This is a predicted structure of a 95-nucleotide RNA (c-di-GMP-I riboswitch aptamer) from an uncultured beta proteobacterium. The coordinates come from a structure-prediction model, not an experiment, and the mean pLDDT is 83. It matches the Rfam family "c-di-GMP-I riboswitch aptamer". Gene Ontology term of the family: cyclic-di-GMP binding.
This record gives sequence, structure tokens and C1' cells, in this order.
RNA sequence: UCUGAAACAAGGCAAACCCGCCGAAAGGCGCGGACGCAAAAUCACCGGCCUACCGGACGCCAGACCUGGCGCCCCAGGGCAGCGGGAUCACCAGG
Repeated sequence: UCUGAAACAAGGCAAACCCGCCGAAAGGCGCGGACGCAAAAUCACCGGCCUACCGGACGCCAGACCUGGCGCCCCAGGGCAGCGGGAUCACCAGG
């Protein structure tokens, strides 16, 4: 530096779900739990996906002249690294 079909050592991580906490939500963290994972380690850079607090458009209603309520749509600056690509580092084995 390249490769990972099968296997080995130290072993590692932990989906759904339950409980608790944080968050507007998506989601995250901790405990339990294992569907799976050879990078299921780290990083939102690219694509994709999720959410829509704030903000904005529109409609309706109320008060009354710019506010409030409801509905609906748009928006990432919020997320997902266990969706793919990329970057970085690492265990074992082989070349």
C1' cells in the first nucleotide's frame, strides 16, 4: 500500500421494542434488549431521505386597520454515518 471468499485471536458494536431524560418534531442520550454488522468506528463534503420550531405565501374567522386564532403549503440554519458516495483512523488474515 492492496485485497476480504472462508476461517482464527483479542474481542467490539447493537435494529425493533420497554423504561427514563433532552427536543417543537425528526431525532439524540442512558439502562435493558439483539435484528443484524468486518468498519454498524469518526466526519453532514456530495447525492438522497426525515422533520418544520422560527420565518414566509395563501384561505377562513374574530376583533378592528394590523394584530390574534385555525387550516394548508413552502423553507434547514435541525437531523439520519445502520441509505449510497467521499475523507480520516483502526483489529485480524492473506498478498